[in-house]
């Protein structure tokens, strides 16, 4: 300076163009003398920003920032 990859919920990960799930966490209840386990319920992100394509975008394209990781 040059290639790749990757950013989604508090954490860690899906989701091949149709309004975003999942584990773990949290919050409620139940169960227990009480903690903890287990078992019901429930809340939490509009997807790193900024454009473009398209009826329609997390997905697809361009730039940006930022993390890694190759080569020089």
């Nucleotide at each position: 300076g040059g290639g790749c990859g990757g950013u989604u919920a508090g954490u860690u990960u899906a989701a091949u163009g149709g309004u975003a799930a999942a584990a773990c966490g949290u919050u409620g209840c139940a169960u227990u003398c009480a903690c903890a386990u287990u078992g019901c319920a429930g809340a939490g992100a509009g997807c790193a920003u900024a454009g473009g394509u398209u009826c329609g975008a997390u997905u697809c394209c361009u730039a940006u920032a930022c993390c890694g990781c190759c080569c020089a």